[in-house]
Molecule: c-di-GMP-I riboswitch aptamer
Organism: Domibacillus mangrovi
RNA sequence: AAAAAUCAAAGGCAAACUAAUCGAAAGAUUGGGACGCAAAGCCACGGAUCUAAGGUUCUUAGCAACGAUGAUAGCCGGGUUGCAGAA
Numbered sequence: 001a002a003a004a005a006u007c008a009a010a011g012g013c014a015a016a017c018u019a020a021u022c023g024a025a026a027g028a029u030u031g032g033g034a035c036g037c038a039a040a041g042c043c044a045c046g047g048a049u050c051u052a053a054g055g056u057u058c059u060u061a062g063c064a065a066c067g068a069u070g071a072u073a074g075c076c077g078g079g080u081u082g083c084a085g086a087a
Stems, first nucleotide, its partner, number of pairs: 012037002017032006035074001041080003045077003048072003055066003058062001
């Protein structure tokens, strides 16, 4: 490092889908609902990904291109907090 086997108690969160609302969109909130999760608790610091309004460029004046100040913590790393346990 890999494979196999065994294995608690109390609980927690909530994917897709869906209804309403907000948003230009991505997406978010609340309710329903469970795919899964030992941090699938929290934080946008680094990387990555998504959207492209305002803006810029081009144009046979568009359903074009660029572009976060927007978003994703259930993409990864990092920071931080928590439950249980013989370890």